The prediction has a mean pLDDT of 84. Predicted 3D model of a 1496-nucleotide RNA (small-subunit ribosomal RNA) from a metagenome. The RNAcentral record of the sequence draws on SILVA. Rfam family: Bacterial small subunit ribosomal RNA.
RNA sequence: AGAGUUUGAUCCUGGCUCAGGAUGAACGCUAGCGGGAGGCUUAAUACAUGCGAGUCGAACGGCAGCAUUAUUAAAUUUAUUUAGUAGAUGGCGAGUGGCGCACGGGUGAGUAACGCGUACACAAUCUACCUUUAAGUGGGGCAUAGCCCUGGGAAACUGGGAAUAAUACCGCAUAAUAUUACAAUAUCGCAUGGUAUAGUAAUUAAAGCUGAGGCGCUUAAAGAUGAGUGUGCGCUCCAUUAGUUAGUUGGUGAGGUAACGGCUCACCAAGACGACGAUGGGUAGGGGGCGUGAGAGCGUGGUCCCCCACACGGGUACUGAGACACGGACCCGACUCCUACGGGAGGCAGCAGUAAGGAAUAUUGGACAAUGGGCGGAAGCCUGAUCCAGCCAUCCCGCGUGCAGGAUGAAUGCCCUAUGGGUUGUAAACUGCUUUUAUAAGGGAAGAAACCCCCGGACUUGUCUGGGGCUGACGGUACCUUAAGAAUAAGCACCGGCUAACUCCGUGCCAGCAGCCGCGGUAAUACGGAGGGUGCAAGCGUUAUCCGGAAUCACUGGGUUUAAAGGGUGCGUAGGCGGCCGAAUUAGUCAGAGGUGAAAUCCUACAGCUUAACUGUAGAACUGCCUUUGAAACUGUUCGGCUAGAAUAGAGUUGAGGUUAGCGGAAUGUGACAUGUAGCGGUGAAAUGCAUAGAUAUGUCAUAGAACACCAAUUGCGAAGGCAGCUAACUGGGCUUUUAUUGACGCUGAGGCACGAAAGCGUGGGGAGCGAACAGGAUUAGAUACCCUGGUAGUCCACGCCCUAUACGAUGUUAACUCGACGUAUGGAUUUAAUUUGUGCGUCCAAGGGAAACCGUUAAGUUAACCACCUGGGGAGUACGUUCGCAAGAAUGAAACUCAAAGGAAUUGACGGGGGUCCGCACAAGCGGUGGAGCAUGUGGUUUAAUUCGAUGAUACGCGAGGAACCUUACCUGGGCUCUAAUGUGACUGCUACCUGGAGAAAUCCGGGGUUCCUUCGGGACAGGAAACAAGGUGCUGCAUGGUUGUCGUCAGCUCGUGCCGUGAGGUGUUGGGUUAAGUCCCGCAACGAGCGCAACCCCUAUCGUUAGUUGCCAGCAAGUUAUGUUGGGGACUCUAGCGAGACUGCCGGCGUAAGCCGCGAGGAAGGUGGGGAUGACGUCAAAUCAUCAUGGCCUUUAUGCCCAGGGCGACACACGUGCUACAAUGGUCGGCACAGAGGGUAGCGAAACCGCGAGGUGGAGCCAAUCUCACAAAGCCGAUCCCAGUUCGGAUUGAAGUCUGGAACUCGACUUCAUGAAGUUGGAAUCGCUAGUAAUCGCGCAUCAGCCAUGGCGCGGUGAAUACGUUCCCGGACCUUGUACACACCGCCCGUCAAGCCAUGGGAGUCGACUGCUCCAGAAGUGGCUGCGCUAACCCGCAAGGGAGGCAAGUCCCUAAGGAGUGGUGGGUAACUGGGGUGAAGUCGUAACAAGGUA
Repeated sequence: AGAGUUUGAUCCUGGCUCAGGAUGAACGCUAGCGGGAGGCUUAAUACAUGCGAGUCGAACGGCAGCAUUAUUAAAUUUAUUUAGUAGAUGGCGAGUGGCGCACGGGUGAGUAACGCGUACACAAUCUACCUUUAAGUGGGGCAUAGCCCUGGGAAACUGGGAAUAAUACCGCAUAAUAUUACAAUAUCGCAUGGUAUAGUAAUUAAAGCUGAGGCGCUUAAAGAUGAGUGUGCGCUCCAUUAGUUAGUUGGUGAGGUAACGGCUCACCAAGACGACGAUGGGUAGGGGGCGUGAGAGCGUGGUCCCCCACACGGGUACUGAGACACGGACCCGACUCCUACGGGAGGCAGCAGUAAGGAAUAUUGGACAAUGGGCGGAAGCCUGAUCCAGCCAUCCCGCGUGCAGGAUGAAUGCCCUAUGGGUUGUAAACUGCUUUUAUAAGGGAAGAAACCCCCGGACUUGUCUGGGGCUGACGGUACCUUAAGAAUAAGCACCGGCUAACUCCGUGCCAGCAGCCGCGGUAAUACGGAGGGUGCAAGCGUUAUCCGGAAUCACUGGGUUUAAAGGGUGCGUAGGCGGCCGAAUUAGUCAGAGGUGAAAUCCUACAGCUUAACUGUAGAACUGCCUUUGAAACUGUUCGGCUAGAAUAGAGUUGAGGUUAGCGGAAUGUGACAUGUAGCGGUGAAAUGCAUAGAUAUGUCAUAGAACACCAAUUGCGAAGGCAGCUAACUGGGCUUUUAUUGACGCUGAGGCACGAAAGCGUGGGGAGCGAACAGGAUUAGAUACCCUGGUAGUCCACGCCCUAUACGAUGUUAACUCGACGUAUGGAUUUAAUUUGUGCGUCCAAGGGAAACCGUUAAGUUAACCACCUGGGGAGUACGUUCGCAAGAAUGAAACUCAAAGGAAUUGACGGGGGUCCGCACAAGCGGUGGAGCAUGUGGUUUAAUUCGAUGAUACGCGAGGAACCUUACCUGGGCUCUAAUGUGACUGCUACCUGGAGAAAUCCGGGGUUCCUUCGGGACAGGAAACAAGGUGCUGCAUGGUUGUCGUCAGCUCGUGCCGUGAGGUGUUGGGUUAAGUCCCGCAACGAGCGCAACCCCUAUCGUUAGUUGCCAGCAAGUUAUGUUGGGGACUCUAGCGAGACUGCCGGCGUAAGCCGCGAGGAAGGUGGGGAUGACGUCAAAUCAUCAUGGCCUUUAUGCCCAGGGCGACACACGUGCUACAAUGGUCGGCACAGAGGGUAGCGAAACCGCGAGGUGGAGCCAAUCUCACAAAGCCGAUCCCAGUUCGGAUUGAAGUCUGGAACUCGACUUCAUGAAGUUGGAAUCGCUAGUAAUCGCGCAUCAGCCAUGGCGCGGUGAAUACGUUCCCGGACCUUGUACACACCGCCCGUCAAGCCAUGGGAGUCGACUGCUCCAGAAGUGGCUGCGCUAACCCGCAAGGGAGGCAAGUCCCUAAGGAGUGGUGGGUAACUGGGGUGAAGUCGUAACAAGGUA
C1' cells in the first nucleotide's frame, strides 16, 4: 500500500466482500513448563450455611463464666481434690457510657441532569477525630439500665415493683476575638456589601480517670482535611415530538436551612422557555482512559483511579460533625421462613458458596507476616479491606520438545511417461555430543523494619537517636548444587483466485463446500480420503463485536447535463456573505507570562526481577480551560468620507409581455329557399352511417360557436407556466444614451407569500368543430385496442378550487476573469461605404474541463458567496402518522425482507416487420417435374425373440451400404469353448498333420489307422506345442480426442507488422469517389507495406503447327476377295499422344483523369474469366463419425470375448422423402435401314457354328487387348397397322412351366415363356430443377459382384429447345450507415394477471398486558402546625399540699407512599378476515417494453 466481483471486451459511477489490528469472550481439535495479569457482559433473579464492625475495665455500676490469691468446710490415695465465701487480683459475659458504624467493600437498576468533565465563584456555608494559639475546667442536682423481686408469651420479646453508678442527664456561677441588638471611624470592593479597630447592652461552657508520667473535657480563633451550594462552556438519537409552563416567571414579606434560593407559604404583577430545537419520546451512569487509525476521526467505558447513583420495590424521618444510612429504625407492598395460629423473623448489587438463566466466567482456602483502617495510653482486639494460595491456555511474555555427523539417497507409503524414475529425505537407522525443562536428592532466601522489651547517647524532660532482642500466611516456595538419561514433551488450520501451498483415489448438480466470485451433472488442484506441501505453533481455527481498508457522510477529504442528486418559477423574513479611503476600539485573531490540566495510562531515558511481559524512578506530554500583559495587519463594532456595485430622474427605442372592451373575414356546422338525381360517405379492403320523406353536389340568404391561413423565421417577449386576426384604453419589463441625483442602499435566501401547462372538481352560462366514456361496424385465434361511423363529459366564458408534469438546457441564483470565427434581432457612435460599441438569440472552434458523449465568454473552464439536493438496486414515492384539499389526490416520508449487483458513456459484433448500394435460377419470364396411381428404395411409427447400429431443418431419409439367401452380421434363439480365433518368441515332440468309423443341426466330441519331406547329419521345412509374455470387446463416452467430412460458400472476405488516433476496449489501414465476377483495379486519404483468400499457374475440351506412325488410318500406287485396309506399301487425311502456337481489351472508334465500359467493330477456331474440372481463406454450427481407422478414460473377463446351426436385418393398419413406369397418337405394335462415345475382360471376356419361342445350353477360335471380345446402340429414318377406348395405352398382381448362379433360392435371388391384365384418363394446398450443347429426351458402359433385388450411384455419347421486361416483392448473401434494454447474440431479451408453496409486512371487529397525563376517593409511617382532658424526676413559686414552665401520651390539620375509581394518551403482543410486496425448479393466459418492437 491494496485486491476480487456488473461487461463479449472497455472506461467510469457504485455497492458487496477480503487481506490488518483488537476482545472481560465463547465453541471445535490439541496441550510440556514458568512468570505477570484477568475471570457472571445474561436474571438490580432467588438465596441454605459460615464469615465480612467493632473496640475501650485508663468513663461506670458490677462479676455470669475462666484463672490467681486469701479464707472456710468436707473428703482423703497427704501430691492434693471437691464445695463455699471474698471483686482482693488477672481479666471479663450481659448492661450504662464514649468513639466508630456516613470509611473500607459491592453493583450500574435509575439518571440526558449542574449528573459528569473543565474553569471559576461562595461578600451565601458547615467540618468529629488531627495541628497551632489563647482562655478555662468552680459548685450542685435528678434519674435510669444492669442486678434483685414478680408477671405475660410457643417464640420474638415484654409489663410491673424496688434499689443504684458514671466522662449518661439537668440547673447555677464565671466568660469572650462567640451570638444578638445599637451605633461610630477608617478602608476596600463585586450590586446587596466586606474587612479592620474601639464601644454599650443582653445571652451562652465544662468531666472526670489515673499506675501521678499523662490521657481527657469546655470556649474562641486559625490551619489542614472533608463536605455543601452557585455559574460559564462541553456531553446521545427522533421534528413522522412544535409549542410548553400555574409555584409556573418575577416582586414584597414571612417561615425554613449549615447556607443562597419559590426551598415553602401569603399577597401582588403576568410573566418564563422555544426553530441557536423548548416540551415529549427512545437509549444511556459520566470522566481519566481503552481499541483502531498517518491523522482528523470512529467505536467503547470490563479490570485500575476520580465522581455520581443505588442497597428486595416504594415512602419516611430519627441519631449524629457527617446519613435520610448495604450488614440501623418505622410504615406500605411483593416474596420466603418459623409458629402452640394468638403472632413473629428476613433482605449476599460484601467474601466464599447454592439454585436459576445462559454460548459463558473460579475456592463454602490461608494469614493478619506486610500495607491500610476502627477502638484503645498501650499490650492488643477486630478487619472476606488487604496480602497470599487454589481453579481456568482467557490474554500477554519467556523457555523447551534436542545438537552435530550420517546416501546403498535403505525400507514402507505416495506419484509417474512404470525393465525404471521422482518424492517423503539427512528425514530414519547408526555414531558422537549436550542436559535447559521434567524427575530424584541436598542446601535454601529477600520481603522485617517498626511497635514493644533491654542497654546506651543527646538535649529543649518528653522527644529524637544508636546497639541488641522479638515477629513470615505465602513456604521448605523462589533460587543454588548434584545424579542418571535423548531420556518427560506437537499440534491446528489451510493448499481454485483474492492468498503462501498439488497430485492420486472415491463421488457424479448426489453427498457436500462456500468470506466474495463461485465449485459438484464420470477425467473435481474448490466435495470426502490419502500422499505431499504452506502458514502459525502450546497453541491453531471458527463464531460474535469494534476500528481500519471506506475519500462509502468527504473538517482534513466527495459530488448533483446523461451514473443517486438543482427546489416548477419568482418576491422576500430570519440567517450567511459583502465595494474604496481614513480614524477609534480590541470582541474574534496572534504573541509572551502565570495558574490549572489528580495519580495511573501513552511516549522517552535509566533502573529492578537470568531476559521479556511486569514493575520502579525521572523527564516529556496531556493539543484543554482560566487569568494577565502586549500587538493592531485582517474580520467584527463605532464614527467620518468616496463613487467604480445598486438604485432614481431625463431623452430615445423595442416586442405574439399582461388585463379589459369593441370590431373583422375565411372555414365549418345548422336552418330556409332554389337547381338537381341516385347515390353519398368511408377504408388496406369493407361495413356500420346518411339518402327517393330527395341526400351528396351547386347557388342565395340567415344563424351559431370556436380558432385566427398567408405574413412566419434558425424571429421576438416574459421569472417560469406561457404568449399570435385588427383597434383602443389601462399596465409590467428590457435595452441604449449622456449628464444629473442618492451614497453600499448590495448578493443569496431556511421557514413564509404569490404565480404556476394539461387534466380534474364546484356554481352558473355556452356548445360550431373536435372528442375520454359509451354504442355500432370492421380486423383478429381473441381485440374490452390500433382503423371506420356516431357520440356524452370536456374543450369555450365568469367566479372559486386543485398545485401536479420529460414544469428539460434533464444544467439553482449572483459576480469577476479567460483565444477567436460566422449568422441574426434590436439600440448607439461615425466620414453613412467600411468600421466600431452595447444588449439578446444561435452555429462552430483554442486553452481548459470531462468516464466519455460532449461543454467551451449564454461553460459543464478558473474563482468567490448563498440556497437546494444525493449516498447500492428492489421493497417505495409505498405503509403508518401529520398538514392541505369538496373530492380526486398532493406534500412530508420509513421499516421488515430480498439481491450482488442496479447503472452511465463509449467499443466490437449480432439482430431489426430501419435506411442506402449490390449480387445469386432469389423472384420474374419460360421448359420439365414432385405432390394424385402402381411399383422400387430409404425413413418414421408399429410389431417382434430379434426386426443390429448410426445419420434427423436447410447440411438425415436410392444416406454409411460401390451390392443382407449362408458368409457379411454387429441383432435374436439354441448348442458349445475359457490360454483363447489369428500372429510372433518358444523348451520340446514327430504323436494329435493326413486318412477313416460313429454321435450331432453344425461347432465339436469319442474311436481306428498313420512315424512325413530335404539334408552337408549339425540341422532345416512342415505340423503340433507345455509354461510364460503381448488377450479380446462393432461395449459406453464424437460433450475427453486425432484424422476425415458436411454447411454457410467458390461467398469475397479474414488478418498482421510498423506508424498514427483514443485513458481504454478499440479504430485507422479494409472507409470514401468510381470500377469489377472478385478487398478486381484506379483515384483520393495518417497511413505505408505484407500475409491467407480472389485471379493466374494444373487437367479435360474447342483451332492450328510440329514430331512419331502400331494393333489405328487409306488419298495416291499395286495385289487380292462375293465382300471387308485383307495384303504390299504410304504419313497425305482422320485418329492416337508428346511438344508447341494461340486470346492479351493486344488493335480501331466513342465515353472516362484513370481503372475500365460500350460497339451484332475488325481480325480470329475461339472475345472480354471461351466452356468444364480440380482447387474451399479466418472461422461458424460442443454439426457428423469411438461402427473405416487411431486413441484417453470408464465398463466387461467360464463373458458385453470366441465358435456353430437356424432365424432376423426383407415384418405391415399407417405417414413422409427420393425415384422408376405410366396414363398414350409428337404415341403403341410389327418389319426394314443408319449413325456413337467411354469403358471392362484370364478363377475373365468369350467369337463362329449348332440346339432351344426364350432365358439359356453345347462349343471353343481369339484375346493379358487402338489387334480378340462384351457389343445389336437407342431415340432416328422408311414402310405397315391401331383410331381415342381403360384401348393393340398401362403394366401391377397372380397362376403355370422353366433357365442361370450357388453347398443351399421356403422365409428371401435375378431372368425367360405362356396365361392373367389392377390402379391410372396429367394429379388439391403446396413445392423442386434448369440460362446452352443447358433443360428435356434416347440409349451405352463401369464399380461392387458366385448371383442379385440397380428403377440407385458414377461415367459416356446421340437428338436438342424456350425464356430473362426487370430488381417492387419472397429466400439467401456482401458492404456502408442507423437504433438496441440482444452478446447462449431475435429460436434473443422481457412485462403483468392467474394457480399452488414459502417469507416478512400494512389494515382489521376486537382482545391482552406495559408505561403515562388529568380528575376524584381514601390515606400507613413520619416531619411540621394546633389542641393537649390525661401523664410527668431535674428548673421556678411554695414550709407543705399544690401550682407554674417544659416535656410526653393522645386527638386533630396540612403534606404524602402504596391502594381504589373514572377518563384520556403512547408504544407493543395477538386476531377471524383482508391488502399489496418479496422469492423460487417449473405451470396458465396473453405480448406491454427493447429494432420504426411491428399503433415511436